[in-house]
Context: one part of a larger RNA
RNA sequence: UGACGGGGACCCGCACAAGCGGUGGAGCAUGUGGUUUAAUUCGACGCAACGCGAAGAACCUUACCAGGCCUUGACAUCCCAAUGCUAGGUAUAGAGAUAUACCGUUUCUUAUGAACAUUGGAGACAGGUGGUGCAUGGUUGUCGUCAGCUCGUGUCGUGAGAUGUUGGGUUAAGUCCCGCAACGAGCGCAACCCUUGUUGUUAGUUACUAACAUGUAAAGAUGAGGACUCUAACGAGACUGCCAGUGACAAACUGGAGGAAGGUGGGGAUGACGUCAAAUCAUCAUGCCCCUUAUGGCCUGGGCUACACACGUGCUACAAUGGUUAGAACAAAGAGAAGCAAAGCGGAGACGUGGAGCAAACCUCAAAAAACUAAUCUCAGUUCAGAUUGUAGGCUGCAACUCGCCUACAUGAAGUCGGAAUCGCUAGUAAUCGCGAAUCAGCAUGUCGCGGUGAAUACGUUCCCGGGUCUUGUACA
Numbered sequence: 001u002g003a004c005g006g007g008g009a010c011c012c013g014c015a016c017a018a019g020c021g022g023u024g025g026a027g028c029a030u031g032u033g034g035u036u037u038a039a040u041u042c043g044a045c046g047c048a049a050c051g052c053g054a055a056g057a058a059c060c061u062u063a064c065c066a067g068g069c070c071u072u073g074a075c076a077u078c079c080c081a082a083u084g085c086u087a088g089g090u091a092u093a094g095a096g097a098u099a100u101a102c103c104g105u106u107u108c109u110u111a112u113g114a115a116c117a118u119u120g121g122a123g124a125c126a127g128g129u130g131g132u133g134c135a136u137g138g139u140u141g142u143c144g145u146c147a148g149c150u151c152g153u154g155u156c157g158u159g160a161g162a163u164g165u166u167g168g169g170u171u172a173a174g175u176c177c178c179g180c181a182a183c184g185a186g187c188g189c190a191a192c193c194c195u196u197g198u199u200g201u202u203a204g205u206u207a208c209u210a211a212c213a214u215g216u217a218a219a220g221a222u223g224a225g226g227a228c229u230c231u232a233a234c235g236a237g238a239c240u241g242c243c244a245g246u247g248a249c250a251a252a253c254u255g256g257a258g259g260a261a262g263g264u265g266g267g268g269a270u271g272a273c274g275u276c277a278a279a280u281c282a283u284c285a286u287g288c289c290c291c292u293u294a295u296g297g298c299c300u301g302g303g304c305u306a307c308a309c310a311c312g313u314g315c316u317a318c319a320a321u322g323g324u325u326a327g328a329a330c331a332a333a334g335a336g337a338a339g340c341a342a343a344g345c346g347g348a349g350a351c352g353u354g355g356a357g358c359a360a361a362c363c364u365c366a367a368a369a370a371a372c373u374a375a376u377c378u379c380a381g382u383u384c385a386g387a388u389u390g391u392a393g394g395c396u397g398c399a400a401c402u403c404g405c406c407u408a409c410a411u412g413a414a415g416u417c418g419g420a421a422u423c424g425c426u427a428g429u430a431a432u433c434g435c436g437a438a439u440c441a442g443c444a445u446g447u448c449g450c451g452g453u454g455a456a457u458a459c460g461u462u463c464c465c466g467g468g469u470c471u472u473g474u475a476c477a
Base pairs, nucleotide, nucleotide: 001477002476003474004473005472007471008470009469010468011467012466013465015461016460019425020424021423022422023421026316027315028314029313030312031311032310033309034307035306042053043052064302065301066300067299068298069297070296073125077124078123079121080120081119082118083117084116088103089102090101091100092099093098107114108113127291128290130289131288132287136285137284138280139279140278141276143274148187149186150185151184152183153182154163155162156161167178168177169176193268194267195266196265198236199235200234201233202232203231204230208225209224212223213222214221239262242256243255244254245253246252318418322377323376324375325374326373327372334365335364336363339358340357344353345352346351384415389410390409391408392407393406394405395404431453432452433451434450435449436448437447
């Protein structure tokens, strides 16, 4: 000087408390451990691994296993020789890789050339998801969006160092004010950026419809309009600016006015110096080591989907604030050409047929669901719950046996609110309800977004956990 203390003082955070809803019990989904296996590829392991890499394992992917094959190689550059094309197609054999045969016959130029390709040969080399993340770059997590981390000059100290950065107030903040052997400065904080909340101007189609006219069963459907909504470009607006009190005449705090909004308005992006030899050599790059008829390459099939079990994360429930049936409303944000696909028709349905329109404020996906109204069920393992299983179908795709999703009928398991323990959340939040997108042929209860309905509680800081500042002690560095 740090670090640490079941030392002290002060302060903060869904840290506790006050509340609301979960997990832990059930079934299933998914990840992990373990076990099993020819293989169950590899990585990630307290918080900060475990719906994580994986925004999507039937083949492919694929790295694993078994078997069948190749050895200058699937891919790059270079040499020699031969051939003339290629690409592609057909047939036969084979599980296929592959092998054989046939078809196919380019360009510049007119050369025995050039380019390019194929075959054969020789090696230099290619290749490696092999090892080392404790050799590395790059990228990332974490403390933590916590308020800290430093430097120059000066001063003090023999020196390590100190001072500044401590103190008194204040703040979300090393934010600001005052004081002070310090005076300044940098990286952080804040602001600048995006979005949302109010409004003006400009603009008016594909959006909108108040007035006028037309028109309908109904309808911005049509003329028309530029008011409204909306769209999207430029502005305005909030600055403790104003008032009162408190304060040290300061910084600021408390209350108030006006205002759509008030003291950082809400949300996002933004992550200082560093810590954990944290993670990643399997995104990529890369040193060294290792393999080189194999640890490289091609193919078929299997595996990554196994299953006495244990754990994590979720979904669905256990019902009446509900289930079922019928009726009839109200979104936002997205996506669409190898695509989204309407009306109509067929089917009980998944779906099929059909093909209008649309590179989209135009057309389509598209039905929002909860909510609301009416009827019924009447507290039961039930008209709750839906696992499991059987049968019959549908879709994608060469192909759904291992191993996909969906529909209908039948079947109708556990489960009656969950021990110890433990998690999230302070407002348009929790809870609850549906919608969309990426990946994607097909395959979400995951992920990332979107809106609808919409609470309760916070006395407070004694305690638990984490963090910050000062101070003190020290078997530590």